[in-house]
Context: one part of a larger RNA
RNA sequence: GGCUUAUGGUGGAUACCUAGACACCUAGAAACGAUGAAGGGCGUAGAAAGCGACGAAAUGCUUCGGUUAACUGCGAACAAGUAUACCCGGAGAUUCCCGAAUAGGGCAACCUGUAAACUGCUUGCUGAAUUCAUAAGCAAGUAAGAGACAACCUGGUGAACUGAAACAUCUUAGUAACCAGAGGAAAAGAAAGCAAAAGCGAUUCCCUUAGUAGUGGCGAGCGAAACGGGAACAGCCUAAACCGUCUUAUCAGACGGGGUUGUGGGGGGACAUUGUACUUUGAGAAUAGCUAGGUGAAACAGUUGAAUGCUGUACCCGAGAUGGUGAUAGUCCAGUAUCCGAAAGCGUUUCCAAAGUUUGUUCUAACCCGAGUAGCAUGAGGCACGUGAAACCUCGUGUGAAUCAGCGAGGACCACCUCGUAAGGCUAAAUACUCCUAGGUGAUCGAUAGCGAAGAAGUACCGUGAGGGAAAGGUGAAAAGAACCCCCAUAGGGGAGUGAAAUAGACUAUGAAACCGUAAGCUU
Numbered sequence: 001g002g003c004u005u006a007u008g009g010u011g012g013a014u015a016c017c018u019a020g021a022c023a024c025c026u027a028g029a030a031a032c033g034a035u036g037a038a039g040g041g042c043g044u045a046g047a048a049a050g051c052g053a054c055g056a057a058a059u060g061c062u063u064c065g066g067u068u069a070a071c072u073g074c075g076a077a078c079a080a081g082u083a084u085a086c087c088c089g090g091a092g093a094u095u096c097c098c099g100a101a102u103a104g105g106g107c108a109a110c111c112u113g114u115a116a117a118c119u120g121c122u123u124g125c126u127g128a129a130u131u132c133a134u135a136a137g138c139a140a141g142u143a144a145g146a147g148a149c150a151a152c153c154u155g156g157u158g159a160a161c162u163g164a165a166a167c168a169u170c171u172u173a174g175u176a177a178c179c180a181g182a183g184g185a186a187a188a189g190a191a192a193g194c195a196a197a198a199g200c201g202a203u204u205c206c207c208u209u210a211g212u213a214g215u216g217g218c219g220a221g222c223g224a225a226a227c228g229g230g231a232a233c234a235g236c237c238u239a240a241a242c243c244g245u246c247u248u249a250u251c252a253g254a255c256g257g258g259g260u261u262g263u264g265g266g267g268g269g270a271c272a273u274u275g276u277a278c279u280u281u282g283a284g285a286a287u288a289g290c291u292a293g294g295u296g297a298a299a300c301a302g303u304u305g306a307a308u309g310c311u312g313u314a315c316c317c318g319a320g321a322u323g324g325u326g327a328u329a330g331u332c333c334a335g336u337a338u339c340c341g342a343a344a345g346c347g348u349u350u351c352c353a354a355a356g357u358u359u360g361u362u363c364u365a366a367c368c369c370g371a372g373u374a375g376c377a378u379g380a381g382g383c384a385c386g387u388g389a390a391a392c393c394u395c396g397u398g399u400g401a402a403u404c405a406g407c408g409a410g411g412a413c414c415a416c417c418u419c420g421u422a423a424g425g426c427u428a429a430a431u432a433c434u435c436c437u438a439g440g441u442g443a444u445c446g447a448u449a450g451c452g453a454a455g456a457a458g459u460a461c462c463g464u465g466a467g468g469g470a471a472a473g474g475u476g477a478a479a480a481g482a483a484c485c486c487c488c489a490u491a492g493g494g495g496a497g498u499g500a501a502a503u504a505g506a507c508u509a510u511g512a513a514a515c516c517g518u519a520a521g522c523u524u
Stems, first nucleotide, its partner, number of pairs: 001523009016474002020445002022442007029434001032147001039098003042055003046078001050074002052059001061092006070082003103112003118145002120142006152183001153181005163170001167217001193200002204231004214222002235426003238370001242257006262404001264369003268363005277357006284351003289346003293340002299313005314331002316320001322334003375399008385411001406421005461468002481508001484495004
């Protein structure tokens, strides 16, 4: 020096654990804000750096309920106190400064100093081009708007990488991104629809039709619809004709009645009918539920450091879910099944009250039935459909009808036939989503995993900034956290003591490997 064995150090793998995550389900909610939000700054404690709570009335105030023996947050000890406390829930008070930020300014959380700044609305005054009028202006009043918001939704603007094995039409894609707006859903919606000789009867969503029909440098690709089966179902209001009232010289306008349809309807004449149902509203009455809670059965001995395990002998069950307790607990604790409960706030359903809406037959005849509209030309876009034979829908420009003997559609167009009734509006449910609340589940993870974050985590740290972004869990049943003595730097160690265990000693459970020692044997 090497090898082997034993025994240590270092290190933190492995197995075990979970305080935190992940995914989904059910129900709720999707709330907020000029009465100042969301989000922050700065403060508030006996001592107080951080987080949470609160706001100069500041670790809290008032009140109404619940609950019961302790309490002064996380967070121990001390001091000083409270217990009609503390704690939980409802309602209220207070709520600095910034922030839409709104009296003016500003380098947010500050300065000046007392003012609703801007828009809208109401009233009054004044008042152009232009006579009346209108616009503009001035003043007073009024808190209606402004901002926030994860995803879902509607609308506007709208790429490129990419694919086509290059690339230009095409694709990616009406996607991403940006902007505007709304709601708990949004949008759509009661046929100028589909269909095909038979019929259906608003919209939305799912299955299927179907990768079909089509479309396509007929390349890459894109890609329906009807029928059928389901979910859920709900229908209504206006304009006009005509009548009445009011204003008005006229034109015209306001209000009320009337009326709302496609086997065309209404209006106008004539005739006959009064009974039910529905909708909305409410300081009304009663009543589920939510926001605190309560009740709640049954086991002992031995063993052990400790019993829930084992041995022995019992019991409860409308409760043998789960968690905790010194090892594995139906009978120890919290609970669980069952049953009970609200002063106050929210709120479902029912009743009551008020208001509103709700008919039929026949005749007539051409009064009405949504106009710069439909249609056409041209230029575009959307439709699965790239200009194509290109219908249909929408928009720019130009032109420009008809009124039921009308008009539109049925994929150029024409005829026949069939279907519908445009140019006004509203409409629940079935559907989409989850920043959030409550409950639950898991052939989800278990500290290099699972959210980036199980600890002061969007923290420390990096960057001028936009932005990027960590590491870091485990003593023990209980601190019983090692009094006292010794070496001695307050580090570290040896005794003593605690404990079941200290090779559980705070760098603390288990403690692999690399790496570093010590001892013995063998060998060179």

Notes
This is a predicted structure of a 524-nucleotide part of an RNA (large-subunit ribosomal RNA, domain I) from Zygnema circumcarinatum. NCBI's taxonomy places the organism under Eukaryota, Streptophytina, Zygnematophycidae, Zygnematales, Zygnema. It matches the Rfam family "Bacterial large subunit ribosomal RNA". Its family is annotated with structural constituent of ribosome and ribosome in the Gene Ontology. The RNAcentral record of the full RNA draws on ENA. The coordinates come from a structure-prediction model, not an experiment, and the mean pLDDT is 82.